Fluoride riboswitch aptamer (crcB RNA motif) from Gryllotalpicola protaetiae, 75 nucleotides, folded computationally. It matches the Rfam family "Fluoride riboswitch aptamer (crcB RNA motif)". Rfam links the family to the GO terms response to fluoride and positive regulation of gene expression. Of the family's consensus pairs, 100% are formed in the model. Model confidence (mean pLDDT): 76 of 100. The RNAcentral record of the sequence draws on Rfam.
[in-house]
């Protein structure tokens, strides 16, 4: 220095916030004296179709509860 493991820590799993769980990802490059900033990248950006068209589910990745939206009853 390079790998592979395990440990912590951010991301990120089609519509909002939060608890636990799980699942995937985490690498590069500039700039500074250093904290730290920027750029690029990775997981992820919903399904069917006869595709200049129609259709369709669901605020969860899964559990529970909050918020908004919809339907029905009662007051």
């Nucleotide at each position: 220095a390079u790998c592979a493991a395990g440990g912590u820590c951010g991301g990120c799993g089609a519509u909002g916030g939060a608890u636990c769980c799980c699942g995937c990802c985490g690498g590069a490059g500039u700039c500074c004296g250093a904290c730290g900033a920027c750029u690029c990248g990775a997981a992820g950006c919903g399904c069917c179709u006869g595709c200049c068209u129609g259709g369709c589910u669901g605020a969860u990745g899964g559990u529970u509860c909050c918020u908004g939206c919809c339907u029905u009853g009662g007051g």